[in-house]
C1' cells in the first nucleotide's frame, strides 16, 4: 500500500449574546426568605433490573429438609454466575475469535414416525446347511429403514458368518510411570461406547428474608366499644425444630380486612472497596507504597430555552441510595499493537 | 424508584418435548316459497420478536419487544 485482527480514547456539532432552573460559599437581612455576586452542574452506556456486594430493619441470621444458582483447573477480588492465565474442543492461512466445558460403563425415565430390532432382546430381503417341496437349525456379510444401528479397514478363519483370531487406526469408565500446583498430555497395560442431564436424577460448591416508597426523626389533622380469624401469635413471604419478644383462659394480646386523617419538613443523600499521577511486584486480572485532588444530589423532580453565524449538517440516550460485573442500543472521529498478502530498498 | 407477572387465529382459550383442542365470530352448502334455527364443510404453518440445547421446541434456555398489577406516612 490492500485487506483484517484486537485494545484504548473522544462523542448534547461548534462559537457568540441574552433570558431562565438546581446546589454551594459570600454579601444584604430579625430570619436558612429575598435580592445580588462567584463557582460548579448526566453517561459510556445514567438504559435491562440479569447477577454480586454496600447499608438498613426483621434477633444475634443457627440446624435439619425442601427449593434455586452454579459447575474444566488455578488464581484475582469486599464477593460474584464477574476477570486474568492456562488446559480441552471448535472456527480461520494468520494475528485472533466463540464454547451452560462435572457424570450417561450409579440408578429411573424418553428416543414420536418408519424399521426385524432404538438397548430387552431379534430378524423383512438375503446368506449357509439339511430336505423332493414345506420345514429345521445356523448367521447378520450385504441391502433396505431411520436423526442415530452395536467401532473402521485388511487378512486369518468358517458350511455361511461374526473383535472370533490377529496387525494397523479410531475411542476412553480404569491401572501404572514420567512432565506439571492442577485442569491435562505423553507411554504402557487394560478395554471396546447408542442417545439424551438448557429430562428426573448423582457428586461438589454456595444461598436467611425484604428492600431507601429500606429506616430514623418532627410537624399537622382524625372516628374505632366496626367486622373476621385467635390460645397462641410475631420474627418466618417454603416446612419443620431450636432461640427471642408479647399473651395466659380474657374474646385480652396479635394479626388481616373495612373505615378515618394527612399529602409538610428534616435525615438517610452522597468522602467513596472514590479519582489522578508516580514507584515497586506480578506473563496478566490485580496488589502495595508515596504525593496531590473534592468532581451533580434534585423531589412532580434542576442540568434548560431563544436568536445570529459558521461547518463535513451532528449516533443511542437523561441521574433518583450507592459501589463492583455482565447484557442490550449506538452516526462519526482520533491513536496504539499486531496478522496476511503484494511492492520498494 | 423497586418489587412480581402475561403475550396461542378477529375474540375466548386448552395445550409442559413428538408437529396446535374445543367454543364464538366470518364464510361456502344443505335445508325453505324467504329466513331464522338446525346440520355439514373450511379458515393458525413467523404459538410477540432474535438466538441456543435436541433427531425433533408453542413447549426447555438466553437475549429483547409490548402490556399488566403491587409497594409511602399517622393513629
Nucleotide at each position: 500500500u490492500u485487506g483484517g485482527u484486537g485494545g484504548a480514547a473522544a462523542a448534547a456539532g461548534g462559537c457568540a449574546a441574552u433570558c431562565g432552573c438546581u446546589a454551594u460559599a459570600g454579601u444584604u437581612u430579625u430570619a436558612u426568605a429575598u435580592g445580588c455576586u462567584a463557582u460548579a452542574g448526566a453517561g459510556g452506556a445514567a438504559a435491562g433490573u440479569c447477577c454480586g456486594g454496600a447499608c438498613u430493619c426483621c434477633u444475634u441470621a443457627g440446624g435439619a429438609c425442601a427449593a434455586g444458582a452454579c459447575g474444566c483447573c488455578u488464581c484475582u477480588u469486599a464477593a460474584c454466575g464477574a476477570g486474568a492465565g492456562g488446559g480441552c474442543g471448535a472456527a480461520g492461512u494468520a494475528a485472533u475469535u466463540c464454547g451452560a466445558c462435572g457424570g450417561a460403563a450409579a440408578g429411573u425415565g424418553c428416543c414420536a414416525c418408519a424399521g426385524a430390532a432404538a438397548c430387552g432382546a431379534u430378524a423383512c430381503c438375503g446368506c449357509c446347511a439339511u430336505u423332493u417341496u414345506u420345514u429345521u437349525g445356523g448367521c447378520a456379510a450385504g441391502g433396505g429403514u431411520g436423526a442415530a444401528a452395536u467401532c473402521g479397514u485388511a487378512a486369518g478363519g468358517u458350511a455361511a458368518g461374526a473383535g472370533c483370531u490377529u496387525a494397523c487406526g479410531g475411542c476412553u469408565a480404569c491401572a501404572u510411570u514420567u512432565a506439571g500446583u492442577a485442569a491435562u498430555a505423553a507411554a504402557u497395560g487394560a478395554g471396546u461406547g447408542g442417545g439424551u442431564a438448557a429430562a428426573c436424577c448423582c457428586c461438589g460448591u454456595c444461598u436467611g428474608g425484604a428492600g431507601c416508597a429500606a429506616g430514623a426523626c418532627c410537624a399537622a389533622a382524625u372516628a374505632g366499644a366496626g367486622g373476621a380469624a385467635g390460645a397462641g401469635a410475631a420474627u418466618c413471604g417454603g416446612u419443620c425444630c431450636g432461640g427471642u419478644u408479647c399473651a395466659u383462659u380474657a374474646a385480652u394480646a396479635u394479626u388481616c380486612c373495612c373505615g378515618g386523617g394527612u399529602a409538610g419538613g428534616u435525615u438517610g443523600c452522597u468522602u467513596g472497596a472514590g479519582c489522578c499521577u508516580a514507584a515497586u511486584u506480578g506473563c496478566g486480572a490485580a496488589a502495595u507504597u508515596a504525593g496531590g485532588c473534592c468532581u451533580a444530589g434534585a423531589u412532580a423532580g434542576a442540568u434548560g430555552a431563544u436568536u445570529g453565524c459558521c461547518c463535513u449538517a451532528g449516533a443511542c440516550a437523561g441521574a433518583a441510595u450507592c459501589c463492583g460485573g455482565c447484557u442490550u442500543a449506538c452516526a462519526u472521529u482520533u491513536c496504539c499493537a499486531c496478522c496476511a498478502a503484494u511492492u520498494a530498498a | 424508584g423497586g418489587c412480581g407477572g402475561c403475550a396461542u387465529g378477529g375474540c375466548c382459550a386448552a395445550g409442559u418435548g413428538g408437529u396446535a383442542a374445543g367454543g364464538c365470530a366470518g364464510g361456502a352448502g344443505u335445508u325453505u316459497g324467504c329466513a331464522a334455527a338446525a346440520c355439514u364443510c373450511u379458515u393458525a404453518u413467523u404459538c410477540c420478536c432474535c438466538a441456543g440445547u435436541u433427531c425433533g421446541a408453542a413447549u426447555c434456555u438466553g437475549g429483547g419487544u409490548g402490556c399488566c398489577g403491587c409497594c409511602u406516612c399517622c393513629a
Two RNAs folded together computationally: RNase P RNA and transfer RNA, 420 nucleotides in total.
Its mean pLDDT, the model's own confidence on a scale to 100, is 76.